RNA sequence: AGUCGAGCGGCAGCGCGUUGCUUCCAGGCGACGAGUGGCGGACGGGUGAGUAACGCGUAGGAAUCUGCCUAGUAGUGGGGGAUAGCCAGUGGAAACGCUGAUUAAUACCGCAUACGCCCUACGGGGGAAAGGCCGGGAUCUUCGGACCGGUUGCUGUUGGAUGAGCCUGUGUUCGAUUAGCUAGUUGGUAGGGUAAGAGCCUACCAAGGCGACGAUCGAUAGCUGGUCUGAGAGGACGAUCAGCCACACUGGGACUGAGACACGGCCCAGACUCCUACGGGAGGCAGCAGUAGGGAGUAUUGGACAAUGGGCGCAAGCCUGAUCCAGCCAUGCCGCGUGUGUGAAGAAGGCUCUAGGGUUGUAAAGCACUUUAAGUUGGGAGGAAAGGUUGAAGUUUAAUACGCUAUAGCCGUGACGUUACCAACAGAAGAAGCACCGGCUAACUCCGUGCCAGCAGCCGCGGUAAUACGGAGGGUGCAAGCGUUAAUCGGAAUUACUGGGCGUAAAGCGCGCGUAGGCGGCUAUUUAAGUCGGAUGUGAAAGCCCCGGGCUCAACCUGGGAACUGCAUCCGAUACUGGAUAGCUAGAGUAUGGGAGAGGGCUGUGGAAUUCCACGUGUAGCGGUGAAAUGCGUAGAUAUGUGGAGGAACACCAGUGGCGAAGGCGGCAGCCUGGCCCAAUACUGACGCUGAGGUGCGAAAGCGUGUGGAGCAAACAGGAUUAGAUACCCAUACCCUGGUAGUCCACGCGGUAAACGAUGUCUACUAGCCGUUGGGGGACUUGAUCCCUUAGUGGCGCAGCUAACGCACUAAGUAGACCGCCUGGGGAGUACGGUCGCAAGACUAAAACUCAAAUGAAUUGACGGGGGCCCGCACAAGCGGUGGAGCAUGUGGUUUAAUUCGAUGCAACGCGAAGAACCUUACCAGGUCUUGACAUCCAGAGAAUCCUGUAGAGAUACGGGAGUGCCUUCGGGAAUUCUGAGACAGGUGCUGCAUGGCUGUCGUCAGCUCGUGUCGUGAGAUGUUGGGUUAAGUCCCGUAACGAGCGCAACCCUUAUCCUUAGUUGCCAGCAAGUAAUGUUGGGGACUCUAAGGAGACUGCCGGUGACAAACCGGAGGAAGGUGGGGACGACGUCAAGUCAUCAUGGCCCUUACGACCUGGGCUACACACGUGCUACAAUGGGCAGUACAGAGGGAAACGAUAUCGCGAGGUGGAGUGGACCCCAGAAAGCUGUUCGUAGUCCGGAUUGGAGUCUGCAACUCGACUCCAUGAAGUCGGAAUCGCUAGUAAUCGCGGAUCAGAAUGCCGCGGUGAAUACGUUCCCGGGCCUUGUACACACCGCCCGUCACACCAUGGGAGUGGAUUGCACCAGAAGUAGGUAGUCUAACCGCAAGGAGGACGCUUACCACGGUAUGGUUCAUGACUGGGGUGAAGUCGUAACAAGGUAGCC
Repeated sequence: AGUCGAGCGGCAGCGCGUUGCUUCCAGGCGACGAGUGGCGGACGGGUGAGUAACGCGUAGGAAUCUGCCUAGUAGUGGGGGAUAGCCAGUGGAAACGCUGAUUAAUACCGCAUACGCCCUACGGGGGAAAGGCCGGGAUCUUCGGACCGGUUGCUGUUGGAUGAGCCUGUGUUCGAUUAGCUAGUUGGUAGGGUAAGAGCCUACCAAGGCGACGAUCGAUAGCUGGUCUGAGAGGACGAUCAGCCACACUGGGACUGAGACACGGCCCAGACUCCUACGGGAGGCAGCAGUAGGGAGUAUUGGACAAUGGGCGCAAGCCUGAUCCAGCCAUGCCGCGUGUGUGAAGAAGGCUCUAGGGUUGUAAAGCACUUUAAGUUGGGAGGAAAGGUUGAAGUUUAAUACGCUAUAGCCGUGACGUUACCAACAGAAGAAGCACCGGCUAACUCCGUGCCAGCAGCCGCGGUAAUACGGAGGGUGCAAGCGUUAAUCGGAAUUACUGGGCGUAAAGCGCGCGUAGGCGGCUAUUUAAGUCGGAUGUGAAAGCCCCGGGCUCAACCUGGGAACUGCAUCCGAUACUGGAUAGCUAGAGUAUGGGAGAGGGCUGUGGAAUUCCACGUGUAGCGGUGAAAUGCGUAGAUAUGUGGAGGAACACCAGUGGCGAAGGCGGCAGCCUGGCCCAAUACUGACGCUGAGGUGCGAAAGCGUGUGGAGCAAACAGGAUUAGAUACCCAUACCCUGGUAGUCCACGCGGUAAACGAUGUCUACUAGCCGUUGGGGGACUUGAUCCCUUAGUGGCGCAGCUAACGCACUAAGUAGACCGCCUGGGGAGUACGGUCGCAAGACUAAAACUCAAAUGAAUUGACGGGGGCCCGCACAAGCGGUGGAGCAUGUGGUUUAAUUCGAUGCAACGCGAAGAACCUUACCAGGUCUUGACAUCCAGAGAAUCCUGUAGAGAUACGGGAGUGCCUUCGGGAAUUCUGAGACAGGUGCUGCAUGGCUGUCGUCAGCUCGUGUCGUGAGAUGUUGGGUUAAGUCCCGUAACGAGCGCAACCCUUAUCCUUAGUUGCCAGCAAGUAAUGUUGGGGACUCUAAGGAGACUGCCGGUGACAAACCGGAGGAAGGUGGGGACGACGUCAAGUCAUCAUGGCCCUUACGACCUGGGCUACACACGUGCUACAAUGGGCAGUACAGAGGGAAACGAUAUCGCGAGGUGGAGUGGACCCCAGAAAGCUGUUCGUAGUCCGGAUUGGAGUCUGCAACUCGACUCCAUGAAGUCGGAAUCGCUAGUAAUCGCGGAUCAGAAUGCCGCGGUGAAUACGUUCCCGGGCCUUGUACACACCGCCCGUCACACCAUGGGAGUGGAUUGCACCAGAAGUAGGUAGUCUAACCGCAAGGAGGACGCUUACCACGGUAUGGUUCAUGACUGGGGUGAAGUCGUAACAAGGUAGCC
């Protein structure tokens, strides 16, 4: 994918020029549409659907073909009949035909010839061809040529080369939930067939062939060189380039040809698209562009044959979407640029800030340079070799001709292309982005947002201070790219060949026997399969690697080498393994003699006990439990005695004792029987080990058939317990009373267990010590002895191993052989399928989906309805209360305009508040102010200040009057008031979960830590544990620890005794004075006291106990005795404990209000609930009268005496006192006397009425007190609960702070002054040690299951719809082959008739599509249904983790 006129007949169209007079027409030359013929369309180009296969890779093989090419050889003679085109006619819409006439060939067909060729029965027989072009001196010529030569074809044949076909060894994905497959199947004989071997095909015969080393079936897939990754071994992939294969709309078929069963050929069937006149036709981009669709996603309907190559041709040449180029795309690789140097006022701007600064940043600007690349202009290689023409040379030839070869000159071929490259010009000129900045992982701040918006690879970020979201500044990393997504390998020793494991993390089959397989003792000979060495061939090229070369470098291209770890053949070696042969005895086994034993099977037999039955005795209970009840019993139980029946199990012996492969086996005796051990000899002669499949045994429960049935006992019934179960649904338990299967026996089935040593079997080796069972040997002192050895079975322990725990000759050590098993958790040992089973179920055994964990061992804590030791008003023993009443006070709740806020188990609730009528006050209503009630700064004015009027609830508003000071350098200044503007003030507004500070609590509990050392892989441990002791981690001893710190104790204050000093306001013994009386006075320091300093107490002394210690017990002395009493003092830490309303403070919020002022109200409400108190209920008391004794405090806008008035609260008044001086200030209980007589009272005092006092501007809401009157509840308090161990509880009064006034509260003070503690079982809290743990937010922990809701994937499912496939049958286009009696028929034979041959038709066989019936496999879907998974706050219970409250689990 055409080309050839140099095969042919020709002339539709074209060009040239010419002849015929000329338009026309005819002829010539060049060329050439259509036709005929040849060669090529089997190459080149595309794609990967199919294919698990001799398809591919690799190494071989024999029974083949091969056009063009090449070498050789032999030919190329002579005839014939057609046919397209063209012409004429004709059908059809078209595609396309039909009929007739005529014609050529390198088209077709005979004949001749046949060296070699083919067939053969070895006699013979068969079979070819074509010419074309160029040139030509003789010769001939009908002037066309013949003829000769050259060249190119053609024919036969033999080789070669190339290409192709066929066969074999070997390699080549996953699934056994695919285990059996196969009838042309396997082989033979004969025939056919092919280019060629073969069941390739046919007939007959035989019954084979393949398969656990995986047949068959299913799924997936083109294979390779290579590519990516990896240290490698491997793993994943198979784009580009190269080799092979397959395919060409889907399926089938052949034709032609050298080659096809043919991408751009034919026929048929089917689907689809198009045309149509409805009759019928046409088509096949997985060629290059291009279009549509699909998709996350992939380019131009370009140029040229200039080069390389291909087809045709003699050639020129033509064709060539092969190819070479260009275009598009940052898709990749490589190179280059976007400037370079200098430049601190560290500019401006931005961002930030501790307000100083820092950073962007030499960055920019400025100054001085450079010009690559882009731009403009000009120049300019190489890719070109051919080819043509001319000349001359060689060769061929008769030839100076044609052709060919080499050569010289000339002509001349470039798509790319405005090429690469070079020069000039101008000017820093036109040229930087993307991702990231919590860790991994290089790089940090501000603002916004507020579990929202969003981010996210994993961990995870975000709930008001986000380096994690969004923006910004800055930074980091890459850079014409950067990020994301998808994918592969690596890290991953996380499938482990190199190179993993299995006691507890996943993982040893429940245990034997044994088949295949794997592995196997000693010696010798042989062989040479494995193994080793050498050689040869091959392992395409490209790629990778090395050394060179070419583009300015590089990417890239190119030359050479190495490598290709493989396969095959040959030669050699023989140690080891294997094969063969011959031996051996150490493994294994047999024989002989002994031994122990709950080893197994069968038969018999024994006593105790339970139960039942009968009889006797006997009487009211028995039984059972935490406590009870059901149940049994006056119809006589339980108890007890005698006798009997029946079944099951075998006390003591009995033992980390024995036996068995494991499960398992227990009275005694007999029979049958397996294994083991020991000793000594003899024999066999590797007979062995392990063991996929297979096969046998295999606890308990369970199933079938049939016995048996005492006890026990699922289910079941009843009782009890409990918040909880009486009927339906439903987890139906623990305890009790009953009770059926079952448990027992025989014969079967089943085949599982935490069938465990959670540890497969066998063999060898590797320190010891102690026990125990069986056997043997030895020694003596002959024993309840010792030693040796062997087979078991235990404890400890070294080396070694182990993550640790631990194992350790009975290995989990060191090695070898073989088998089984594991690969994150859940889903799930489940579904589906299969096998087994009577069933229950067993064995085999996934996936979707989901999570970022699940798990082991050890550590530190915490916890336990675990253990041990110890302490505490923790219990107990006591005393007094609370809870009941009334009132006070606080809280909750409710109410309200407001009842301001906070505190909320202990550790909030007489708390902040040491004191709300106004104020306080933060709340509410109303009225007002806006630089503000308060602070600083600026300007102006006025001193400040005081008195006073009017309006108003007041804040406030408008007025009147007095007064003019201090300092001065005379300018003014200080203090203060008013006015004005803005910076700012102000906030009891929010966040105590942003904070400081302060505080509570565990707890005045005895603890909490560190350095060095040691141990451990490590977390950590040790020290700090242990034996004693203490109030104490107090001290002592011991000790791989030695020391130290914070805590304990002591030091401090107070109190108890004494001493010294001092002596007023205190004291008064002695002396003196005085008074009615008094320390009143002189005086005194003795005493008390005051307030300074000392002493004293230390287990110091004695005795005992103890360990010679620490210490404890007792005693002496002493004021005090074992920290004398009390206080202050609170370790590391816990509770996100409390407080933003004490204060301080970050952030946020308000700014004519969330700030400020004023009046009034509220915080004081009241059905109710709780906490803390007061007063009581009375006689240990109440009332009245008399009378005694404190301590510690306070006092100046204060305490306030004497006096006086009032019943009283109190009033008047004002001495004294800034206090050891005066005052508050009478202490009360007590004591003495009297009255009351057990009652709602002479108890109790609430409540209410009246009258007052005081404070205060003011007691209405809302004060305290007094007097008169009133006289409630209450008669000792349910469940429950609190305080206290000695000067304590109880009881009695006094003072103070706050405060104008207002305590039953709080903080102090003294008076009187008990009871009890056996003791640590129990409740609560705590400390130490230990144990368990599934907890670590740490038991107020964790966590399970049903139900309800939402979503997701999945199983079953009456079925439904596809895909694929088996078998049986129907059917049978085109085609090929066979048959052929019908029709037709040029060449050959034949004189002819006719024949041979052919074509068509018909028919048979095979067969595609199609159809019918029935199966298999698979996908999708399906009412309904099963379980599963997931899901901030659902329901019910509480199963597990601690002894998890009944130990848990299989």